This is a predicted structure of a 458-nucleotide RNA (Bacterial RNase P class A) from a Phycisphaerales bacterium. The RNAcentral record of the sequence draws on ENA. The gene name in the source record is rnpB. Its Rfam family is "Bacterial RNase P class A". The family's RNA type in Rfam is ribozyme. Rfam links the family to the GO terms dimeric ribonuclease P complex, ribonuclease P activity and tRNA processing. The prediction has a mean pLDDT of 76.

RNA sequence: CGCGUGGUGAGGCGGCCGCGGCGGAAGGAAACUUCCGACGAGGAACGUCCGAGCACGGCAGGACACGGUGGUGGGUAACGCCCACCCGCCUUGGGCCUUGCCGGUCAUCGAGAGGUGGCCGUCGAGCGACGGGGCGAGGGACAGUGCCACAGAGAAGAGACCGCCGAUGGCCCGCGAUUCGUCGCGGGAUCAGGCAAGGGUGAAACGGUGGAGUAAGAGCCCACCGCUCUCGCGGCGACGCGAGGGGCACGGCAAACCCCACCGCGUGCAAGGCCAAGCAGUUUCCUCCGGGGUGCACUCGAGAGAGCCACCUUUGGGCGCUCGUCCGGCGUGAUCGCAAGAUCGGGGAACGGGUCGGCUGCUCCUGAUCCCGUCGGCAACGCCGGGGCGAGAGAAAUGGCCGCCACCGGUCGUGUGAAAGCGAUCGGGACAGAACUCGGCGUACGGCCACGCGUCGU
Numbered sequence: 001c002g003c004g005u006g007g008u009g010a011g012g013c014g015g016c017c018g019c020g021g022c023g024g025a026a027g028g029a030a031a032c033u034u035c036c037g038a039c040g041a042g043g044a045a046c047g048u049c050c051g052a053g054c055a056c057g058g059c060a061g062g063a064c065a066c067g068g069u070g071g072u073g074g075g076u077a078a079c080g081c082c083c084a085c086c087c088g089c090c091u092u093g094g095g096c097c098u099u100g101c102c103g104g105u106c107a108u109c110g111a112g113a114g115g116u117g118g119c120c121g122u123c124g125a126g127c128g129a130c131g132g133g134g135c136g137a138g139g140g141a142c143a144g145u146g147c148c149a150c151a152g153a154g155a156a157g158a159g160a161c162c163g164c165c166g167a168u169g170g171c172c173c174g175c176g177a178u179u180c181g182u183c184g185c186g187g188g189a190u191c192a193g194g195c196a197a198g199g200g201u202g203a204a205a206c207g208g209u210g211g212a213g214u215a216a217g218a219g220c221c222c223a224c225c226g227c228u229c230u231c232g233c234g235g236c237g238a239c240g241c242g243a244g245g246g247g248c249a250c251g252g253c254a255a256a257c258c259c260c261a262c263c264g265c266g267u268g269c270a271a272g273g274c275c276a277a278g279c280a281g282u283u284u285c286c287u288c289c290g291g292g293g294u295g296c297a298c299u300c301g302a303g304a305g306a307g308c309c310a311c312c313u314u315u316g317g318g319c320g321c322u323c324g325u326c327c328g329g330c331g332u333g334a335u336c337g338c339a340a341g342a343u344c345g346g347g348g349a350a351c352g353g354g355u356c357g358g359c360u361g362c363u364c365c366u367g368a369u370c371c372c373g374u375c376g377g378c379a380a381c382g383c384c385g386g387g388g389c390g391a392g393a394g395a396a397a398u399g400g401c402c403g404c405c406a407c408c409g410g411u412c413g414u415g416u417g418a419a420a421g422c423g424a425u426c427g428g429g430a431c432a433g434a435a436c437u438c439g440g441c442g443u444a445c446g447g448c449c450a451c452g453c454g455u456c457g458u
Stems, first nucleotide, its partner, number of pairs: 001454008011405007019040002022037006042431001046442002049440005054268004059328001061327004066264005071085005086138001087136007097126004102121008139259002144257002146253003161199002163195003168192003171188007207225005227246008272360004281351007288317002290314006298307003318332004333344004367389001369388005375382002407428008
């Protein structure tokens, strides 16, 4: 100097003028007027992204669908939040170790120049471990489906463009032998054939490095690493460490569909409650259909018995009730009448009228609350003890001026390696304003303080 995180947020005292509700006093019939007092925006009041308190409603039953969260363990009323830890990636620090240039020193070789080796130093590079900081949309790819464009030979059991080999079989040349069938040796270029190690393409190429082996190669084989399985140890756990075995193979994407685990009723203070005032109702739909049993008050029947009768019952059907579906559950009324039917009650639909006033909710309503302290805990946080209660508007109030002090900053002087400090003088700037109340997150933000990280200077 820069970045990140956290804290704070231009305050106090006095005076003058002007506001809001509250408390008190005086006057007034009341409306109201005057005076006094204490109090009067935020860390984000913004966003409305989560979670609640509270209120009302619903079958405040289950399953599915739908939506949300996602490493592990804690915290919390709860959360998608906070804390700690694990894993992965990035970055950085000092010491050890390895190594390079240069310089110094000792030893040694050399006639000398110079060489070799050991040690030390500046600077640089590297290795793994440890420490600091940052990021992670961090469950599952062997439940299934799907995608990986273009380029490339080939993109999940795929592949030969350049290239390497050509031992074996074939071709050509030379030499030798020949029992005249051919054989042997050497060389050349390659065909058949072999290779996927080297190069190329790509975001990514079917493990990496070194060695052995091979005609050339390849986990073909070996060591180490990586991966995976088993066992042991440590840990609440994610996981870590160690040992052994194995195949040398099971690419990536789930901020793709999906699978797994957990969570989720809806609407919201314009929720609700009370009072006052006022009007105007009209039209229309529904309030169901059966089965079984018992009986004789009513009706029919000579009687047995039957009926639209009385009572009981129904895990039958229809209709209605939840944001969607299914299952389940609940409901489907009363009176008169022989009947048709009527009346009352209940539940809907369309059109139309009235009220958009006051009080309350709303903050002397105390809460999962705030402050201080002991203790516990790595921490978030918790128990306990003591103390506090801080605007409550209702078209929406808290402002302006002056002086002093404190705080912060600029400039000048002094001071210093640079600062701090001291003196003088000037100035006060950001983001931005409650509306039922809290816990978070996100966004915006001048100055100051603290911590961490990075860089530069002395």